[in-house]
Overview: The part of an RNA shown here (large-subunit ribosomal RNA, domain III) has 387 nucleotides and comes from Arsenophonus endosymbiont of Aleurodicus dispersus. The RNAcentral record of the full RNA draws on ENA and SILVA. The prediction has a mean pLDDT of 85. It matches the Rfam family "Bacterial large subunit ribosomal RNA".
Context: one part of a larger RNA
RNA sequence: AAGUAACGAUAAAGUGGGUGAAAAACUCACUCGCCGAAAAACCAAGGGUUCCUGUCCAACGUUAAUCGGGGCAGGGUUAGUCGAUCCCUAAGGCGAGGCUGAAAAGCGUAGUCGAUGGGAAACUGGUUAAUAUUCCCGUACUAAUAGUUACUGCGAAGGGGGGACGGAGAAGGCUAGGCUAUCCGGGUGACGGAUGUCUCGGUUUAAGCGAGUAGGUGGGUAGUGUAGGUAAAUCCGCAUUGCUAUAACAUUGAGUCGUGAUGACGAGCCACUAAUGUGGUGAAGUAGUUGAUGCCAGGCUUCCAGGAAAAGCCUCUAAGCUAUAGGUAACUAUUAAUCGUACCCCAAACCGACACAGGUGGUUAGGUAGAGAAUACUAAGGCGCUU
Numbered sequence: 001a002a003g004u005a006a007c008g009a010u011a012a013a014g015u016g017g018g019u020g021a022a023a024a025a026c027u028c029a030c031u032c033g034c035c036g037a038a039a040a041a042c043c044a045a046g047g048g049u050u051c052c053u054g055u056c057c058a059a060c061g062u063u064a065a066u067c068g069g070g071g072c073a074g075g076g077u078u079a080g081u082c083g084a085u086c087c088c089u090a091a092g093g094c095g096a097g098g099c100u101g102a103a104a105a106g107c108g109u110a111g112u113c114g115a116u117g118g119g120a121a122a123c124u125g126g127u128u129a130a131u132a133u134u135c136c137c138g139u140a141c142u143a144a145u146a147g148u149u150a151c152u153g154c155g156a157a158g159g160g161g162g163g164a165c166g167g168a169g170a171a172g173g174c175u176a177g178g179c180u181a182u183c184c185g186g187g188u189g190a191c192g193g194a195u196g197u198c199u200c201g202g203u204u205u206a207a208g209c210g211a212g213u214a215g216g217u218g219g220g221u222a223g224u225g226u227a228g229g230u231a232a233a234u235c236c237g238c239a240u241u242g243c244u245a246u247a248a249c250a251u252u253g254a255g256u257c258g259u260g261a262u263g264a265c266g267a268g269c270c271a272c273u274a275a276u277g278u279g280g281u282g283a284a285g286u287a288g289u290u291g292a293u294g295c296c297a298g299g300c301u302u303c304c305a306g307g308a309a310a311a312g313c314c315u316c317u318a319a320g321c322u323a324u325a326g327g328u329a330a331c332u333a334u335u336a337a338u339c340g341u342a343c344c345c346c347a348a349a350c351c352g353a354c355a356c357a358g359g360u361g362g363u364u365a366g367g368u369a370g371a372g373a374a375u376a377c378u379a380a381g382g383c384g385c386u387u
Stems, first nucleotide, its partner, number of pairs: 013031006032384004040364004046344002050342001051075006060068002080141002082340003086119003092113003098107003122139002125136002142336011153321002158316004166303004172296003177290005183202005188196001204264002208259004215252004219244008228236002265285001268281005304307001350359002366378004
């Protein structure tokens, strides 16, 4: 230079009460404004106590601070069913023997690891200052083991089935959700009118279990034979015969209805109260319409570039086992360990040296207008961006 530039999006504040040494910024109330396919809500990654309560204001906060993601102290994360662990494999890694190399080492069979994929099972409501599909109420489900009863050819690291999959497109059936009406409860307006075709609010309910629908797929069934499936097979494949046929049968299948529920929730009302809430009680709880990008659907049609694997699961026998073991069904009982679970998550808590106008994968998707997830306004909810 200079007490100058700057104080990090021009979404915006105002009034009153409280606390306090002190209030533009904290807190409460009432207005105002901004976002609303987000500036709301929930996860993954990453962070790691930032969560909640009390207390404090030196430093941190681009100002003040009684406030804080700041200091100090205390508290907080509850699982058979969510996720991991676990079983299974992909790319890829490692790799007994083995091959190669002067060596270090490289490659690689059997195998063993390795999710971003496959594999058993839970929902509604309530509760805390802070956790909840984890605690509590209610109602369920799964697997393994043991026992009882009844029936009985069981048995795998092997065979077969299945799991099991691409792009695009179209039509149908549904549901979530929305809207309107119905029904129930409250209100009846400071000045003219307003008991009405008025106005405000509510009209919600899961998994499971039972029935098996709109639809999808396959011809089905019983024999016989059998050079294939590395051995065997009653399984699969192939051949053939009888019966039955375009509708039976089998399988799959959203939704719906019933039950779950004489329950829960529920506007409001009553009592108490530290004014924050606590306790009690509790009406109606139906219909029509619209309607998804969600479900049926791993479906259907079509196209060529022809679109994972393995296990769980079902079935077949081999070695073997014999009426024991093992298997099937029903019921009963027991067990279900370990780890994660707070909080932020388009952000002041992650990555950017910062409380940084940048970056960051997935899920949810109200109303009016609209083709629309555009755009404008708005609900729930959240904010007014720390001079």